[in-house]
RNA sequence: GCUGGGUGGAUGGUCGCUGGUUCAAUUUGAACGAGAGGAAAGUCCGGGCUUCACAGAGCGCAAUGGUCGGUAACGCCGACCGGCCAGUUUACUGGUCAGGGCAAGUGCAGCAGAAAGCAAACCGCCUGUGCAAAUAGGUAAGGGUGAAACGGUGAGGUAAGAGCUCACCAGCAUACAGGGUGACCUGUGUGGCUAGGUAAACCCCAUUGGAAGCAAGGCCAAACAGAAAGGAAGGUCACUUACGUGGCCCGAGAGCGGCUCGUUCUCGUUGACUUUCGGGUAGGCUGCUCGAGACGGCAAGCAAUUGUCGUCCUAGAUGAAUGACCAUCGUCACUUCGGUGAUCACAAAACCCGGCUUAUAGCCCAGC
RNA sequence: GCGAGAUAGCUCAGGCGGUCAGAGCGUCGGAUUCAUAACCCGGAGGUCGAGAGUUCGAGUCUCUCUCUCGC
Numbered sequence: 001g002c003u004g005g006g007u008g009g010a011u012g013g014u015c016g017c018u019g020g021u022u023c024a025a026u027u028u029g030a031a032c033g034a035g036a037g038g039a040a041a042g043u044c045c046g047g048g049c050u051u052c053a054c055a056g057a058g059c060g061c062a063a064u065g066g067u068c069g070g071u072a073a074c075g076c077c078g079a080c081c082g083g084c085c086a087g088u089u090u091a092c093u094g095g096u097c098a099g100g101g102c103a104a105g106u107g108c109a110g111c112a113g114a115a116a117g118c119a120a121a122c123c124g125c126c127u128g129u130g131c132a133a134a135u136a137g138g139u140a141a142g143g144g145u146g147a148a149a150c151g152g153u154g155a156g157g158u159a160a161g162a163g164c165u166c167a168c169c170a171g172c173a174u175a176c177a178g179g180g181u182g183a184c185c186u187g188u189g190u191g192g193c194u195a196g197g198u199a200a201a202c203c204c205c206a207u208u209g210g211a212a213g214c215a216a217g218g219c220c221a222a223a224c225a226g227a228a229a230g231g232a233a234g235g236u237c238a239c240u241u242a243c244g245u246g247g248c249c250c251g252a253g254a255g256c257g258g259c260u261c262g263u264u265c266u267c268g269u270u271g272a273c274u275u276u277c278g279g280g281u282a283g284g285c286u287g288c289u290c291g292a293g294a295c296g297g298c299a300a301g302c303a304a305u306u307g308u309c310g311u312c313c314u315a316g317a318u319g320a321a322u323g324a325c326c327a328u329c330g331u332c333a334c335u336u337c338g339g340u341g342a343u344c345a346c347a348a349a350a351c352c353c354g355g356c357u358u359a360u361a362g363c364c365c366a367g368c
Numbered sequence: 369g370c371g372a373g374a375u376a377g378c379u380c381a382g383g384c385g386g387u388c389a390g391a392g393c394g395u396c397g398g399a400u401u402c403a404u405a406a407c408c409c410g411g412a413g414g415u416c417g418a419g420a421g422u423u424c425g426a427g428u429c430u431c432u433c434u435c436u437c438g439c
Stems, first nucleotide, its partner, number of pairs: 001368007009329007017035002020032005037346001041357002044355005049213004056261004061209005066080005081099001082097006100204002105202002107198002122143002124139006151169006170194001172191008217286004226277005234249006250268006293312008330343005369439006377393004386424001395411004417433005
C1' cells in the first nucleotide's frame, strides 16, 4: 500500500421534544421507563401479511443451473468435487469460475489465410515429361496466415509422407474392482485412433414461479350529478287467474398477469356489462409493532446452523420527535508525561423480517 | 412503489454482435455574387454515461454504479 472482517461510544445529571404504561383529572398534571443504522441506502432477490367470492389445469413467458447440507424461503450461506491462473516443486498453498448439454437440431466466426466442418493445397517434399520455363500426379510430416488449421514424442516404413504400423503418454468410449451419501477419485483391461470453438448464440434438459402491493386492506364521518354511445337469441318444463317465481339447455358479460380449457357469479332487451365526457371526497381511526426476536451458557455438527436452559422487551411518527449543555470513563492523536485536543467518515426509521450490492474518517484483527 | 432514457456542438437513427460509427441543423473552406443569403462541392468534429465480465471481437449481450425524466 492492497484485500477481507469487526467497531464506528458508554454512564450520570439539567433543560427541551415525541410516543407508551400507571394514578388522578379536564386547563391537563405527576411518576416510571423508552426514543434513528451497519448499512436505515439501492429496490436486486426471497418471504410473512392483505386483497382479487374459490384461486384449478395446460400452453406460453420468465428465472435458476456441479454435489450434498443449512434455511420459512431464495438467485442467499457452508462444506466438498472439478476446471483455470499464480507461487512452490510433485504435492501443497492462495485466488477465481455466470460450473447441466455442441454426438438432438439450427446458426456464427470479419480481415488474414490454400482452406474455418468433414472444408482445404500457397510455399515446401516426392515421382513422371521437358534443354529450360513449365506441366501432370501424389502428400499433409516442415513453413507461413490466424484467436483457433483434425493428438504429442520416438522408432520403423515409404518414391516422399501420413496412426500407415509399433512403443510410451494424453484424450474419448466402455467393462470390472475399490473408496465416497454424492458430484467424483484411484487402479486394471479392451477398443478405434482422436469425434475443433462458441449456449451472458437460438435451442434442449432438470427445477421453480397466479397477480398486485401498507399509497395493500378494514372501519367511521362528510359531500356530490350525472350525461351520451354501444350492447346478447332465446327455447323448454313445472307452479300460478294474471303479474310473476324456480329448474335445465343455449347465448352474452365479469373475475382469475397473456391465451385456451374448466369453474363461479350476473344478465338475457323492464338489459348485466363496456367505452367516453363530467362532478364530489383527499378528513379521522385502524393496519402500526412480541418477532422465522435479541443477548448469554451448555450440547451436537468440519462449518453454515440446530436443540435446550436462563435473562430481556429495545421508536411507531404522519407539516417534519429521537436534541443541547456539563462531568466522568472509554477510544484515538499529540505530548515538556503535568496534560491538551477530538470523538470529525458514510449517513436518517415510515408494515415487518432473511440476504445480496454499493458508500465509509479513525482504530483493531487476519492475509498478501 | 413503478416505468423509461444517456450516441458529433444541438436534435435523433442504428443495434437477437462483424472489428463499424450514420442523417439533419450548426461549423470551416472552396465555388458563385457588386456584396450577403439561398443553391452546389469538399472537410473537420465521437472515451456510443462509467466500470467489470462473456466472446477471437461489445456501441449491441450480462451484472454493478452514476445522472436525467415521467407516473
Predicted 3D model of RNase P RNA and transfer RNA as a complex of 439 nucleotides.
Rfam match: Bacterial RNase P class A. By type it is a ribozyme.